[in-house]
Background:
This is a predicted structure of a 522-nucleotide part of an RNA (large-subunit ribosomal RNA, domain I) from Natronogracilivirga saccharolytica. Model confidence (mean pLDDT): 84 of 100. The RNAcentral record of the full RNA draws on ENA and Rfam.

Context: one part of a larger RNA
RNA sequence: GGCACAUGGUGGAUGCCUUGGCACCGAGAGGCGAAGAAGGACGUGCAAAGCUGCGAUAAGCCGCGGGGAGCUGCAAAGAAGCUGUGAUCCGCGGAUUUCCGAAUGGGACAACCCCCCAGACCCGGCUUCGGCCGGGGGCGAACGCCCUGAACUGAACCAUCUCAGUAGGGGCAGGAGAAGAAAACAACAGUGAUUCCCGAAGUAGUGGCGAGCGAACCGGGAACAGCCCAAACCGGCGGCCAUUGGCCGUCGGGGUAGUAGGACCACAACAACCGGCGACAAAGCGAAGUCGAACGGCCCUGGAACGGCCGGCCGCAGAAGGUGAAAGCCCUGUAGGCGUAAGCGAUGUUGUUGGUAGUGGUAUCCUGAGUAGGGCGGGGCCGGAGAAACCCUGUCUGAAUCGGCCGGCACCAUCCGGCAAGGCUAAAUACUCCUCGGUGACCGAUAGCGAACAAGUACCGUGAGGGAAAGGUGAAAAGAACGCCGAGAGGGCGAGUUAAAAGUACCUGAAACCGUGUGCCU
Numbered sequence: 001g002g003c004a005c006a007u008g009g010u011g012g013a014u015g016c017c018u019u020g021g022c023a024c025c026g027a028g029a030g031g032c033g034a035a036g037a038a039g040g041a042c043g044u045g046c047a048a049a050g051c052u053g054c055g056a057u058a059a060g061c062c063g064c065g066g067g068g069a070g071c072u073g074c075a076a077a078g079a080a081g082c083u084g085u086g087a088u089c090c091g092c093g094g095a096u097u098u099c100c101g102a103a104u105g106g107g108a109c110a111a112c113c114c115c116c117c118a119g120a121c122c123c124g125g126c127u128u129c130g131g132c133c134g135g136g137g138g139c140g141a142a143c144g145c146c147c148u149g150a151a152c153u154g155a156a157c158c159a160u161c162u163c164a165g166u167a168g169g170g171g172c173a174g175g176a177g178a179a180g181a182a183a184a185c186a187a188c189a190g191u192g193a194u195u196c197c198c199g200a201a202g203u204a205g206u207g208g209c210g211a212g213c214g215a216a217c218c219g220g221g222a223a224c225a226g227c228c229c230a231a232a233c234c235g236g237c238g239g240c241c242a243u244u245g246g247c248c249g250u251c252g253g254g255g256u257a258g259u260a261g262g263a264c265c266a267c268a269a270c271a272a273c274c275g276g277c278g279a280c281a282a283a284g285c286g287a288a289g290u291c292g293a294a295c296g297g298c299c300c301u302g303g304a305a306c307g308g309c310c311g312g313c314c315g316c317a318g319a320a321g322g323u324g325a326a327a328g329c330c331c332u333g334u335a336g337g338c339g340u341a342a343g344c345g346a347u348g349u350u351g352u353u354g355g356u357a358g359u360g361g362u363a364u365c366c367u368g369a370g371u372a373g374g375g376c377g378g379g380g381c382c383g384g385a386g387a388a389a390c391c392c393u394g395u396c397u398g399a400a401u402c403g404g405c406c407g408g409c410a411c412c413a414u415c416c417g418g419c420a421a422g423g424c425u426a427a428a429u430a431c432u433c434c435u436c437g438g439u440g441a442c443c444g445a446u447a448g449c450g451a452a453c454a455a456g457u458a459c460c461g462u463g464a465g466g467g468a469a470a471g472g473u474g475a476a477a478a479g480a481a482c483g484c485c486g487a488g489a490g491g492g493c494g495a496g497u498u499a500a501a502a503g504u505a506c507c508u509g510a511a512a513c514c515g516u517g518u519g520c521c522u
Stems, first nucleotide, its partner, number of pairs: 001521009015507001016472002020443002022440007029432002031139002039100003042055003046078001050074002061094006070082003105114003121136006143174001144172005154161001158208001184191002195222005205213002226424003229368001233253009258402001260367004264361004272356010284344002289338003295311003299308002312329002314318001320332003373397008383409001404419005459466002479506001482494004
């Protein structure tokens, strides 16, 4: 030095565990903010570094409700106190709530300074013009709409094309958003707003006819809901012009359609029904909560019975968790009941407010204009300019007015469908920062969220930003009094605790790696 066996150290794998995660489902909620948010800074305790709570009334103050014996958070001990005159704790409502932050009196290197009483700025309404009143601003996970808008990539290169109207950027809104009540589809038969799902269908098409892209009609479902203006006409008020009057503005009535409708004229009717908002009453829902069945053994093992054995019981409850091991009957619970403040509230009564409709006539009037349409350029549709309809529009043009106008995939005729150039509209649909409940052929500490632990912490970076590691004594601290070695601490040896040292570098304790002893070989 090697090998073997034995025995240690180191190390923290493995097993077991779970306070934490992950995914989905059901229900709720879907916002907060100038009445100052989100997020912070600094404070605040008997002593107080961190976390949590709170705000100079500072781990808290007040009221109401619950609850019923202990309490002063994590966090033990000490000190000082509180509490059946009901504390701590739980729920609801209120008070307080420094400074920064949209930050808004002015300033600034956020959490500070100056000034000394000022809602800064923007928008709308009103104004006797001095101003007054109302709204906005910022934050927020995804979902929505609009504007803007790539490239890698694919095409085995690459340019049209694709990726993709995706990612990214900007704006705005809501609990949803958008769309929506036919100038629609269809095809000689009909349907009857929109949205979403299944099929139609990877079809028809489109396409350097490459890569690829990719409908609709129609059928089946989910959910269903329809309305209001503008105008004609009538009237009030104001302004201007003016001879009866006209024009403009504004307010009220009127009116809303495609089988055209309405104004207007004549006749009839003035009742009934439906809706919005408020008040009162009210079943019920609703916070913290509350009741809730049934077991013993002097037996055995054990440190401990929840195990074994013996004998019982309950069950609308044998879900689950805990308890010194494996508990329906020990504890918390579970099934099943009960309970109420704020608030919501079917329904009823009542007040107020709004809406709805008939018949006939048809001479006249009205029915959305820089619009429809056209040229050029671009974009959207399944459609890449094509025979290319339809929709949007930058530019140049530019109608008709119901005897009218648009569409039905160039265009024309017949026929059919519809009424643009104003607006609103629940539900079915999308999503989950958040709350409650539930479930899992989801994870179990190199896994599962980055984070089971002082985690977006420590640490790194000028900064945007990046971003960890780190869980487990025991049933209970019973956390080793006392003695010895030692200057002391650690450590060791005893003693003691414990079921066991499991001894806080603590469950188990693999391997690498480092020793010690013995044997054999060299």

Its Rfam family is "Bacterial large subunit ribosomal RNA". Gene Ontology terms of the family: structural constituent of ribosome and ribosome.
Lineage of the source: Bacteria > Balneolia > Balneolales > Cyclonatronaceae > Natronogracilivirga.